[in-house]
Context: one part of a larger RNA
């Protein structure tokens, strides 16, 4: 792990609501009696009790008997009136409080018993899970300390007290030889013990290597201390693979606001992740929003347009305030610094302040001020007498929410985090597009048929156009909705203005490109070309006291200006498109791929394909009218996704009372099969199997598994 069997809202009290039936201003019996007879019983007795028929008020006490009007239903009938249970509204009226007015509560009469069912509270409380605490028992064959008995340490070194003895000495007492054997003594071994490391392995070994082993040494074996206690050369160590408090057994089904499961089918509605309060923030409560039953009886309304009325954002504003701000100018200053002066004081300068020109600006400024929003009303539109809207009760989940988009607050930013909305989604919504892809675009899925469209697409994968006209892009640029900036471009194409051109322009090509001069100066030199000044003037078709390259300095080579040749369009400025460059990340890589020069980009055009949308048609529900024994039938519908939740109707198991029936001509289980039901399930047949079963009705139910590291068992 598979597979089988167990496996989780039950039970009793009170309480509260519906539903039903039983009586009804009354309703019911409790213990316990008796009768009957064997049933988890019946049927009588039995009025004790308790509910309800009156309330108020702390108490003393006091105590409601009524009436007016409006109208649903309904009913009558002259069809637009009338009567009107209930129902509502107003007076009255009871009491409590007051001087009094007035306010509170009750008053026009409905209850109770039983059964079913939601639900509440106590209790094990749907089930299953701590770590804990508390009491009393067991444990010291592990292990920690202690005592008794008893064992155990090859060999081999070292030589301490002390003792003999010899010497010296007055003595103390000193040498020096012997003989002795101390020692938490050495060297190395058994028993024991142990670190790194290495090896094995299914957690508490083992074995290899090194250390310690005459000591606080190591051990058989008996004996003592134990759970808030022992023992500890003291690590919270160890106390039987269990130690910040053993083990076992009860209290015990502790408790858990956590975490897991939680078992059959259809149909009906369908949520909220929000505000308030709590030691509250993984939880309650109370409103919100969800459903289910009644009651009532005529309006509702997020829609749309006009009218009135509010409002201070959005934009914008500056002598319309407050506050901020650039850059000046006036004055004025008991400020700081420099100067002049004997001082008074005075002169500038820089700062303040206050007044002007001028710039820029504000969530916590407004002289203004849209769109928008609210609020009443009319009109229209939509719902609505098949019962809207509203009240009342019953049962709920939810109080972790994400995401576009609006507005926003921190943050370089984020699939970041905090708020906003009168928004859509998703949550709890599948289908089609976006390759894939909760929230983006499209659209709301009752079960089948047939057609049409959306978003988006039509070259193959892969359904439709290698459609069609006109442009542009040569970068594989793109083939993405977005997905890279400032900047740069003599890549193309285009738009405008402008100049030069046949008296010949732009390029190209040949020639010319002088003289005065080597200009002056400067310098070691300065000659057109280090540097500074000047930049004339002649020949000329044209040539600067020279644009640039070169020399030590000259030479030398272009340019500019000119002429010829050529021929017919050349420049130059500003803007558009569509591209280039800027332009970097770590596996190898992505327009989804293939691919593709269009199958890229711009514009247009006609055709198609494309979904659970939409149309149609055939059925199934639901609801809702009429009919009706009857869910039969017939009508209409913009009815019929759905989580957590309500509410309804069903199927199957297990039993038992009635009733009806099958079975050795084969019961119930099994295999394997045909058909019926929207399901959940049922029936039939054939085997097999060998003895009971099944159906209709009404009850009771330890009634339904796939999951709970679920439990046993079996492989």
């Nucleotide at each position: 792990g598979a597979c089988a069997g167990g496996g989780a809202g039950u039970g009793u009290u009170u309480u509260u609501a519906a539903g039903u039936g039983g009586u009804g201003a009354g309703g019911u019996u409790a213990a316990a009696u008796g009768c009957a007879a064997u049933a988890c019983u019946g049927c009588a007795u039995g009025g004790a009790g308790c509910c309800g028929a009156a309330g108020c008020g702390a108490a003393a006490g006091c105590a409601a008997g009524u009436c007016u009007c409006u109208g649903c239903a309904a009913u009558g009938c002259u069809u637009g009136c009338a009567u009107g249970a209930g129902a509502g509204a107003g007076a009255g009226c009871g009491u409590a409080u007051u001087a009094a007015u007035g306010u509170g509560c009750g008053u026009u009469u409905a209850a109770u018993c039983a059964c079913u069912u939601g639900a509440a509270a106590a209790c094990u409380a749907c089930c299953u899970g701590a770590a804990a605490c508390c009491a009393g028992a067991c444990g010291a064959u592990c292990u920690a300390u202690u005592c008794c008995u008893g064992g155990g340490c090859a060999g081999g070194a070292u030589g301490a007290a002390a003792u003999g003895u010899g010497g010296c000495g007055a003595a103390a007492g000193c040498c020096g030889c012997a003989u002795g054997g101390a020692g938490g003594u050495c060297c190395g071994c058994a028993a024991u013990c142990g670190u790194c490391a290495g090896u094995a392995u299914a957690c508490a070994g083992u074995c290899u290597c090194c250390g310690a082993g005459u000591g606080a040494c190591c051990u058989g074996g008996g004996a003592a201390u134990a759970g808030g206690a022992g023992u500890g050369a003291a690590a919270u160590g160890u106390u039987a693979a269990u130690c910040g408090a053993g083990u076992c057994u009860g209290g015990u089904a502790a408790u858990a606001g956590c975490a897991g499961g939680u078992u059959c089918c259809u149909u009906c509605u369908g949520a909220a992740a929000u505000g308030g309060c709590c030691c509250g923030u993984a939880g309650g409560c109370c409103a919100g929003c969800c459903u289910c039953g009644u009651c009532c009886g005529a309006g509702a309304u997020g829609g749309a347009u006009g009218u009135a009325a509010g409002u201070g954002u959005a934009g914008a504003g500056a002598u319309a305030c407050u506050g901020a701000u650039c850059a000046g100018g006036u004055g004025u200053u008991u400020g700081g610094g420099a100067g002049a002066g004997a001082a008074a004081u005075c002169u500038u300068u820089c700062g303040g302040c206050a007044c002007u020109u001028u710039u820029u600006c504000a969530a916590a400024c407004u002289c203004c001020g849209a769109a928008g929003c609210u609020u009443a009303c009319a009109u229209c539109g939509u719902c609505g007498u098949u019962g809207a809207a509203g009240g009342c009760g019953g049962g709920a989940g939810u109080g972790a929410g994400c995401g576009g988009u609006u507005u926003u607050g921190g943050u370089u930013a984020a699939u970041c985090u905090g708020a906003u909305a009168u928004c859509c989604g998703c949550a709890a919504a599948g289908g089609g597009g976006a390759a894939a892809c909760a929230g983006c675009c499209c659209g709301a899925a009752c079960a089948g048929g047939a057609g049409u469209u959306a978003a988006g697409g039509c070259c193959c994968c892969a359904a439709a156009a290698u459609a069609a006209u006109c442009u542009c892009u040569a970068a594989g640029u793109g083939u993405a909705a977005a997905a890279u900036a400032a900047g740069a471009u003599u890549g193309u194409c285009u738009u405008u203005u402008u100049c030069c051109u046949a008296a010949g322009a732009c390029a190209a090509u040949a020639g010319g490109g002088a003289a005065g001069u080597a200009g002056g100066c400067u310098c070691a030199g300065a000659a057109g070309c280090a540097g500074c000044c000047a930049c004339c003037u002649u020949u000329u078709a044209a040539a600067g006291a020279a644009a640039g390259c070169g020399u030590a300095a000259c030479a030398g080579c272009u340019c500019a200006c000119c002429u010829a040749u050529c021929u017919a369009g050349g420049g130059a400025a500003a803007g558009g498109g569509c591209g280039u460059c800027g332009u970097a990340a770590a596996u190898g890589g992505a327009c989804g791929g293939g691919a593709u020069u269009a199958a890229g980009a711009g514009a247009u055009u006609u055709g198609c394909c494309g979904a659970u949308a939409c149309u149609u048609u055939u059925g199934a529900u639901u609801a809702u009218u009429u009919u009706u024994u009857a869910u039969a039938a017939a009508u209409a519908a913009u009815a019929u996704g759905g989580u957590a939740a309500g509410a309804a109707g069903g199927u199957g198991u297990u039993g038992u009372g009635u009733g009806u029936g099958g079975u050795a001509a084969g019961a119930a289980g099994u295999g394997a099969u045909a058909g019926c039901g929207u399901a959940a399930g049922g029936u039939g047949u054939c085997a097999u199997g060998g003895a009971c079963c099944a159906u209709a009705u009404a009850c009771a139910a330890a009634c339904a598994a796939g999951a709970a590291u679920c439990c046993u068992g079996u492989c």

Predicted 3D model of a 715-nucleotide part of an RNA (large-subunit ribosomal RNA, domain II) from a Candidatus Aenigmatarchaeota archaeon. The coordinates come from a structure-prediction model, not an experiment, and the mean pLDDT is 81.